[in-house]
RNA sequence: UACCUUGGAACCAGUUUCCAACGAACGCUGGCGGCGCGCCUUACACAUGCAAGUCGAACGAGAAAGCUCCUUCGGGAGUGAGUAAAGUGGCGCACGGGUGAGUAAUGCAUAGGAACGUACCUAAUGGUGGGGAAUAACCAAGAGAAAUUUUGGCUAAUACCGCAUGACAUCGCGAGAUAAAAGAUGGCCUCUUCUUGAAAGCUAUUGUCAUCAGAUGAGUCCGCGUCCCAUUAGCUAGUUGGUGGGGUAAUGGCCUACCAAGGCUACGAUGGGUAACUGGUCUGAGAGGAUGAUCAGUCACACUGGAACUGAGACACGGUCCAGACUCCUACGGGAGGCAGCAGUGGGGAAUUUUGCGCAAUGGGCGAAAGCCUGACGCAGCAACGCCGCGUGAGGGAUGAAGGUUUUAGGAUCGUAAACCUCUGUCAGAAGGGAAGAACCACCUGUAGUAUAAUACACUGCAGGCUUGACGGUACCUUCAAAGGAAGCACCGGCUACCUCCGUGCCAGAAGACGCGGUAAUACGGAGGGUGCAAGCGUUAAUCGGAAUUACUGGGCGUAAAGCGCGCGUAGGCGGUAUUGUAAGUGGGAUGUGAAAGCCCCGGGCUUAACCUGGGAACUGCACCCGAAACUAUGGAUCUUGAAUGCUUGAGAGGUUGGUGGAAUUCCUGGUGUAGGAGUGAAAUCCGUAGAUAUCAGGAGGAACACCGGAGGCGAAGGCGGCCAACUGGCGGAUCAUUGACGCUGAGGUGCGAAAGCGUGGGGAGCAAACAGGAUUAGAUACCCUGGUAGUCCACGCCGUAAACGAUGGAUACUAGGUGUUUGGGAAGUUAACCUCCUGAGUACUAAAGCUAACGCAUUAAGUAUCCCGCCUGGGGAGUACGGUCGCAAGGCUAAAACUCAAAGGAAUUGACGGGGGCCCGCACAAGCGGUGGAGUAUGUGGUUUAAUUCGAAGCAACGCGCAGAACCUUACCUACCCUUAACAUUUCAGGACAACCUCAGAGAUGAGGCGUUCUCUUCGGAGACCUGGUGAUAGGUGCUGCAUGGCUGUCGUCAGCUCGUGUCGUAAGAUGUCUGGUUAAGUCCAAUAACGAGCGCAACCCUUAUCUUUAGUUACCAUCAUUAAGUUGGGGACUCUAGAGAGACUGCCGGUGUUAAACCGGAGGAAGGCGGGGAUGACGUCAAGUCCUCAUGGCCCUUACGGGUAGGGCUACACACGUACUACAAUGGCAGAAACAAACCGUUGCGAAGCCGCGAGGUGGAGCUAAUCGGUAAAACACUGUCUCAGUUCGGAUUGGAGUCUGCAACUCGACUCCAUGAAGUUGGAAUCGCUAGUAAUCGCUGAUCAGCAAGCAGCGGUGAAUACGUUCCCGGGCCUUGUACACACCGCCCGUCACACCACGAAAGUGGUCAUAACCAGAAGCAGAUGAGCUAACCGCAAGGAGGCAGUCUACCAAGGUGGUGGCCGCGAUUGGGGUGAAGUCGUAACAAGGUA
Repeated sequence: UACCUUGGAACCAGUUUCCAACGAACGCUGGCGGCGCGCCUUACACAUGCAAGUCGAACGAGAAAGCUCCUUCGGGAGUGAGUAAAGUGGCGCACGGGUGAGUAAUGCAUAGGAACGUACCUAAUGGUGGGGAAUAACCAAGAGAAAUUUUGGCUAAUACCGCAUGACAUCGCGAGAUAAAAGAUGGCCUCUUCUUGAAAGCUAUUGUCAUCAGAUGAGUCCGCGUCCCAUUAGCUAGUUGGUGGGGUAAUGGCCUACCAAGGCUACGAUGGGUAACUGGUCUGAGAGGAUGAUCAGUCACACUGGAACUGAGACACGGUCCAGACUCCUACGGGAGGCAGCAGUGGGGAAUUUUGCGCAAUGGGCGAAAGCCUGACGCAGCAACGCCGCGUGAGGGAUGAAGGUUUUAGGAUCGUAAACCUCUGUCAGAAGGGAAGAACCACCUGUAGUAUAAUACACUGCAGGCUUGACGGUACCUUCAAAGGAAGCACCGGCUACCUCCGUGCCAGAAGACGCGGUAAUACGGAGGGUGCAAGCGUUAAUCGGAAUUACUGGGCGUAAAGCGCGCGUAGGCGGUAUUGUAAGUGGGAUGUGAAAGCCCCGGGCUUAACCUGGGAACUGCACCCGAAACUAUGGAUCUUGAAUGCUUGAGAGGUUGGUGGAAUUCCUGGUGUAGGAGUGAAAUCCGUAGAUAUCAGGAGGAACACCGGAGGCGAAGGCGGCCAACUGGCGGAUCAUUGACGCUGAGGUGCGAAAGCGUGGGGAGCAAACAGGAUUAGAUACCCUGGUAGUCCACGCCGUAAACGAUGGAUACUAGGUGUUUGGGAAGUUAACCUCCUGAGUACUAAAGCUAACGCAUUAAGUAUCCCGCCUGGGGAGUACGGUCGCAAGGCUAAAACUCAAAGGAAUUGACGGGGGCCCGCACAAGCGGUGGAGUAUGUGGUUUAAUUCGAAGCAACGCGCAGAACCUUACCUACCCUUAACAUUUCAGGACAACCUCAGAGAUGAGGCGUUCUCUUCGGAGACCUGGUGAUAGGUGCUGCAUGGCUGUCGUCAGCUCGUGUCGUAAGAUGUCUGGUUAAGUCCAAUAACGAGCGCAACCCUUAUCUUUAGUUACCAUCAUUAAGUUGGGGACUCUAGAGAGACUGCCGGUGUUAAACCGGAGGAAGGCGGGGAUGACGUCAAGUCCUCAUGGCCCUUACGGGUAGGGCUACACACGUACUACAAUGGCAGAAACAAACCGUUGCGAAGCCGCGAGGUGGAGCUAAUCGGUAAAACACUGUCUCAGUUCGGAUUGGAGUCUGCAACUCGACUCCAUGAAGUUGGAAUCGCUAGUAAUCGCUGAUCAGCAAGCAGCGGUGAAUACGUUCCCGGGCCUUGUACACACCGCCCGUCACACCACGAAAGUGGUCAUAACCAGAAGCAGAUGAGCUAACCGCAAGGAGGCAGUCUACCAAGGUGGUGGCCGCGAUUGGGGUGAAGUCGUAACAAGGUA
C1' cells in the first nucleotide's frame, strides 16, 4: 500500500493479519563452485600440545655423542666448538591475541583547553676523561620427597659506585649551588714509540651521556550529547570553598592541619533496575524505531578480592606478594596451578567447527646482519549458516500410445510430456599440460658516489647473476567418453497465484486471525491435477515496517478512550505600538574537524556476479572567524488601543449578621357533637364510646416561605427565593481624567466546594434510611399502607466526593442574517403612557457559510487562527492490589501487573418487538342465537400391548387428516412356505405359438403329467407381435435423507400490501416515490408534494344468482278451445321453465356536506343502489412448514434379498387420556293416523316400475329408460287429528340374547341391514372454550363420489327460518404513521448476580529461606609510607677511632578477607483466607434493555 475481523447491512473509532531482514534453530530434501561467516546459553570447570622471545658485534665461563689420530689399553690429543645448555647484562615481555563480567560515568561520542611525561625514531648542539668495590655462573660443603635453598671461595662486563668537566638545563632576586656517560666491531700505518708487525694513534660504523626541538603515543581538565522507574524527593562532614603544608610526570580535597558554612536538586539530585560505548547494522519515503556478531576506534577485565614492585610506559591475561574458593602432587613436613590466546575436553543448551599445514606473503619482537621466534597472520578441513553464480539437457516428434485421474460414458487431462529421431557437452569423471601470488634480504660481478692520506675497509645508489611457495600439481587450458551421475519443498476456503475425486462423519484432525469437520468437506487424510519458489523450501523465535494504534514531520478529548468540580496564584511558557543600540537565537560566507572501512556515484580486477579495489561525493554534526540586522531576544527611550484606577450612574433570590411577619402541618387546653375515621387496586395493621374524625376558641413549638415566578435575575463553581436593617464582594453603562503593557495562562501550592456521612453541644413541627406491623406474592428481607429512630435545622470542627453536565478548560481576534427576553445609554416623534431607530452587556430560539463519523454545532462555535494548562491510547482484570500520603472513621488522592477475550464501543439505517402513543379494520370483544367440555356410541390420535398392531401428519396451520370407503385384495407390517436376469422394461442367442381345458400332490404359490396346436404382413428370403429356455449388461426396492431437490400443498391472508426505472438527497447502509390532509372494502381515489412514471397485487374482465327483452319450443309448460281418470291426447307459443343472445346499475339524476376535489349522507326512479349476493381468482415473501408412501429426482444403501410370489394373521388389540362428530336427556316433545310442498344429482357390468310373497330387511318380477321422456323419488321438518302428562317415563336408545336378509370365493377374528326380546348411562353438563351478522345462525330432510358390500365422515342440494350489533374501553389477530431498544435465530429475544463443581494467575497471612546495601564495633595478611634501628654493613670521607649512607628486625597509621550485630530494600516458600478470570446444555430468582412492567 492493501486486505480480513464487532454488524441484518452501512459509516466511524478501535484491535488483529499479510512484507523485508537474521551470527539463527527445527522438519523434509540435497549436484558443483566462488566469497563470507560459525558458543548469542555457564565471565562454568579444564586433560594434553603449542601461543614471547632474542642478542656471542655487552660479559665471564663452557660440555657431550660422533669422527680421526696416538696409546703403557688406564687413557690422551684433535675435531665436533667457542657449538649446545645455563648464567650476568641489554632490549622486548604494557604490543599483538581473547572476552564483555563490571561500569549510567573515574566510560563513550563530538568539539576544545593547559599544568605534564614520552623508551625505541628524527633534526640540532656538546661530550664520552680518570678511578674503585663487588657479584652470578663456576668450585666445595650442606638441608629437603619435591619445589627450592643455605654457607664458604674465585671471576667479567655496555652490571654497580665515587671523582673530574658543565655548553645547555634545574633551583635561586642575585652571588652562587646542583647534576652525566660505556664501550663494541671492522680497517689502516701519514705522524709518535718499539719496529715482522703491533701499541698509542688515526679512521669507518655503531653504542652511550647531557640539553633543546619534533614526531608518536599516554595522563589530565572543560562544554554539549548519552536507557527506564517519582509507587525513589530530598542528598552531602572531606561534604563546598579558602589558607599553610605534603604528594604527583602534572592541575586539583588527591592527602593533611586550621578557618568559613557551604555544595547538588523538579531543566530530576539521591536511590533502584538494566546496559560496555561508537563508526556502523537491519528497517523505514523520510523523521524515526530496534540493534552494537563478524571488520574498525575507545574502554574495562584476566579464577575471586586486595596490594605494591620493576619499568619510558603496568598497579601487568601466559610477572610478584597476601587472603579466599576450587583442582592437582606429597615421603603429610610442605608444595604447584589459573585457555574470557589457538586447537581440543566435559558441562549447559534448540544451537555453533580441526587437538590440521606454514612462516612463502603481510605485520610484530630481538639482532649490525644472517637469522631466530610469532595458533598475529596466510592457507587448508568441517557445516546449504548466509550471499552470488552454474547445472540437472536442446531441437523435432500425434496413433494425441500404454498407464493414472476424471466423466454428463461422448470425452477431457497428465501431454510433445514419454517412446523414437537428430544434436550439444557446462558441472562431475579419466588423461595430459600448467600459472600469477616473489618484492626483498644476503652473496657474487660490474659501475657511480660519500668519507679518508688512501685506488684499504665501510656505507649509499644502479645494472646483471644466483636463491626463497604452506596453499598445490591448486586456479586455468586441451583431449576423451557419455544424456549418461545430478529436484525438491510448501501451498491450492477468501485474505493470496493455484480444483477435482475418494475416504472420514464435531470423530480423526486442521488453524496466521476469520473460521473448517455433525454423510455430497475446493478448509481434515490420500490421490490426480495445478500454483509458487528452487539446491533449496517451509515452520518457529526475535526486530523494523505497514501503525497517522505515541502523531517533531503527523492524532485526538460534546456523544467512541480523553476537559481537573470551581477559583486565586508561584515557577515556567507566550505576549500591544513607534524608535535606537547590541548581536544570544536566526539566515549568508569562509576555515578547521567530522579516522579508515561501510552506504551512494564514476571507473578498474577476478569468464559474470557476490567479492576485492582506485577516485569522488557524502558524513545533514561541532568549533572558530567575517560580514547582515528584517524577525525573536536584550539595554535605553516613546505611545495609548490591551489592562488598571478615579468621578458618576444602574439592575440583581450575590454573601454574612441581627431582627421581624403571616398561612399551613402537628401537639396541648377548653367548648359543640356522635360513631365512625384513616387508608387502598381491594384490604388490613392503625386511631376512636377513656369521645376520635368534623367544627369553634385559645396556646406551644419547629421548619419552610404559596401567589408574584418567567427557557427572568445574581454568583467562579457548589449554589441563592417572605419582609426590614447593618456590613460587604462582583458586574454593566456613560463622559472625562490618570498610570503607561502594569497582560494571558498556570506544573506544584492554596482556598471554596451539593447531598450523604463523622465529632462536640443544642434543637426536633413535618418528612424520613434502619426497624416493626399490615397487605401483595410461589416467595416479597421490595414496590403499596400504618407507624417510626438516626438524619434533615442551629453553632463550631472534619470529610472533599457527585450524571460536581453545556458530559463542551481559560484568554484574544475574525467570520451572513432573523426573532424573543433581561438590563443600561442615546436620537426623533409625543403632554404622557408609549412607539420607531441606533448603541452596549447578558440570556434563549432559528438558520447560512464552514466544520463533523453522523447526530448535530453555528458571533454564547463543536467555524477560522494564536497562546497556555489538563487529559487519552482495545475490552475485561480495575479506578482494584501493593506502596506512599491525607482522614477520628467511613474513606479520598496517587496507581500497576499476572491472567483472559477478539472484540468492547459511537452515531445513524432497515426490520422486529414493547405490560409506548395515535389512527383504522376483522364474529376480535361487546349484544345475541346455538353448541363443545358431563353421558352413550362412532371416528381419529396419544399411550399401552403385540409376532405385527405398516408408515406419515404435531400449537393455530396434526388428531371423521393422507384414507372419495383395511373381511381377501388393497397392504407398505408379522409368521410360514417358495423364486433368483427375476412379477415389469431394453438388448442378444436358441426353440416354439401362447392360451384354454383335464388329472394328481400341496394351504396356495407351484410342480408333475395329459390333451392341444397358431395370429398379422410378405418381394416367399423373411419380418413383426407373443411364449419357453440360456447368457450378461441390468431390473426391482412404499429402504434412508422433504435439512440435497423439482412439482404440488398448507399458513400469515383475499390481509393491502410488495417492488422497479430515471431523477433528487445522503460518505454510505438507505431515503424519497409509498410521507402529509381528506376518502375508501382496498397503496381505492383526490388534493398537496423532489419527485415523475411503471410493474406484481386491489378493483374490473370469468362463472353463478336476482329483473326484463328477444330467439327456440321437446321429453318441459297449459291461459284460451276441445278431450281424458290423468297436459292423457289434439292444439297453443301466451305463462312457468329450459338455454343461447342481449338489456340493466354508472354515484348516471336531485339536495346537502366537503378544498368548485375525491368522496360521503339523504332522496327519486328502479327487480336490484352505492363492491347487489355467492364463487373462482391467493402479490413480494415467511415458517430449512408438509410430502422421497401420488409422481419425478441427486446421493447413500440391499442384490438367492431391504427384490418377487403365496396362504394365514395384523392395521379392527384396550386400564387409560385428548380431538372431531352423531344420538339424547324430552311436551316448541314422543308415538299413532291421515295428508301437502323441493332443489340438485345419478343410472346399461346400471337405475329398475307395476304386480305378487314376507311383520321386515328383502325376494320374485321384469315393463320402461343410453334419460327435461323411464327409474332412483318416499322429500322431511311444517300443517291437521288423536294419545301420552313430567316419570329415568309411551323420553333415551347403548348393551346383550335369539332369529334372519343382502353383498361377496369367503362376513370367526372383522360388514351393513331387518324382526322379536333386553332397555345401560343420561334429567341440559365445572374450569374453560367454539361457530355465526341474513335467506345467515338454528333446524329439516334429499343426492353424489368412493363402492361387490359397508357413511354418524366428506362434497353438494334445497325446505322452514330467527335474535342482536350501544359501541371500540378491554381480550385476540392484522394494517399505516410515530416513538424507545443493549433485540436481528429478531421478546419463545437479550441478559444480571449469589450458590455448587473444575482449572488458572494474583493479593493478604503466623512464620520461614535467600540475596543486596548499610550504621556501629572487633579484626588486621601482604604492601607502601613514617618512626625506631642496641643487631648487620664492600665502594664515599677520614691517618685512625669513627662517620655518612644502607639492610634486617620491631612499632605505628591506612587497609582486603573474616567476625559480632542491628536496620532497610528486593525475591522465593507458606496452613489458612480474599476477591478475580475461564469453563455446550447445574441451582435460585429476574436486576437491566420497551414506560422492561416501581423510568
The RNA shown here (small-subunit ribosomal RNA) has 1495 nucleotides and comes from an uncultured prokaryote. The RNAcentral record of the sequence draws on ENA. Its Rfam family is "Bacterial small subunit ribosomal RNA".